[in-house]
Context: one part of a larger RNA
RNA sequence: CUGGGCGUAAAGCGUGUGUAGGUGGUCUCUUAAGUUAUUUCUCAAAGACUCCGACUCACUCGGAGGAAGGGAAGUAAUACUGAUAGACUUGAGUUAUCUCUAGGGGAACUGGAAUUGAUAGAGGAGUAGUGAAAUGCGUUGAUACUAUCAAGAACACCAGAGGCGAAGGCGAGUUCCUGGGAGAUGACUGACACUCAGACACGAAAGCUAGGGGAGCGAACCGGAUUAGAGACCCGGGUAGUCCUAGCCCUAAACGAUGCUCGCUAGUUGCAUUUUUCUUACUUUUUUUGUAGGAAGGGUGUGGCGAAGCUAACGCGUUAAGCGAGCCGCCUGGGAAGUACGAUCGCAAGGUUGAAACUC
Numbered sequence: 001c002u003g004g005g006c007g008u009a010a011a012g013c014g015u016g017u018g019u020a021g022g023u024g025g026u027c028u029c030u031u032a033a034g035u036u037a038u039u040u041c042u043c044a045a046a047g048a049c050u051c052c053g054a055c056u057c058a059c060u061c062g063g064a065g066g067a068a069g070g071g072a073a074g075u076a077a078u079a080c081u082g083a084u085a086g087a088c089u090u091g092a093g094u095u096a097u098c099u100c101u102a103g104g105g106g107a108a109c110u111g112g113a114a115u116u117g118a119u120a121g122a123g124g125a126g127u128a129g130u131g132a133a134a135u136g137c138g139u140u141g142a143u144a145c146u147a148u149c150a151a152g153a154a155c156a157c158c159a160g161a162g163g164c165g166a167a168g169g170c171g172a173g174u175u176c177c178u179g180g181g182a183g184a185u186g187a188c189u190g191a192c193a194c195u196c197a198g199a200c201a202c203g204a205a206a207g208c209u210a211g212g213g214g215a216g217c218g219a220a221c222c223g224g225a226u227u228a229g230a231g232a233c234c235c236g237g238g239u240a241g242u243c244c245u246a247g248c249c250c251u252a253a254a255c256g257a258u259g260c261u262c263g264c265u266a267g268u269u270g271c272a273u274u275u276u277u278c279u280u281a282c283u284u285u286u287u288u289u290g291u292a293g294g295a296a297g298g299g300u301g302u303g304g305c306g307a308a309g310c311u312a313a314c315g316c317g318u319u320a321a322g323c324g325a326g327c328c329g330c331c332u333g334g335g336a337a338g339u340a341c342g343a344u345c346g347c348a349a350g351g352u353u354g355a356a357a358c359u360c
Stems, first nucleotide, its partner, number of pairs: 004331003007314002012328001014202004021195003025088004030083002033081002035077009049065006091192001092189010104178007111155001115151007126137002163170002207248006216242002221237004259327006267305016309316002333360003342353004
């Protein structure tokens, strides 16, 4: 190794692009490296195995035989793998005609509701808050109401178990720039493919640096309550932050706790989108076309329920956790510990890699 696993027990890298490597569709010729067969040489003796014998048996000892297997060289075979040459189109891709598609990304501009503040008006005693209160605000005129102005942040309804994106994530509107996806019909290239150690890129929130901004909310902090106490929950304030620009940080229950790709294996019922055929009504000068609707079927995506099967069970079940193939990552009792040490990255916070003693 034969021969374990990774949804929840330990275990899928947060996500992608992609190098080395591994793996790789169909047909033909050649080759003979792998592979198979066989021959020769060799792998001392002892030992192991089989047979025979000796000491009365055994232990022990003597003799004979046979491999299997390894190494080297030769000969032969050619199904498979590899290599060379050529071809193919179903995998993959390109292109044309289009059709469709969305909160995908970036920038600029614009909008209304609400909130807070300022000013003015009018008004005259409370208001706010709670389980109940108090702190707070208010006759220097608050709250409530009206008008005008200013500011910042977020975009009600539409909104959906709905859409898009590799993931993180994305929701007011318009314009510009830009990436992707789905479907139909042709043509073309001709295995160009899959996965991917390192590497590179992206990566919520919080946090950091510099400069802006600061309405609301609000760690820290200060009061008021509660309480045995209250460093909390509740209430009144409130700084950083939350927002923008540039640069870092690189972690999350980064979750479907489920790596990517391909093939195969009952159905049923929704949603979104697209396409084919048939059909109804209207429009159209009749055919055609167009609009609205219906039925049946095919793609793609996203849900519910379920046969077989799987699973420790829960459950999963054509979007598999079923049956198989390829490649990568990861796990090996609990604690110590994601710690120490070292290395490396970072301005720092800290990240990545990652033990042991000891103990149960």
Predicted 3D model of a 360-nucleotide part of an RNA (small-subunit ribosomal RNA, central domain) from a Candidatus Roizmanbacteria bacterium. The coordinates come from a structure-prediction model, not an experiment, and the mean pLDDT is 85.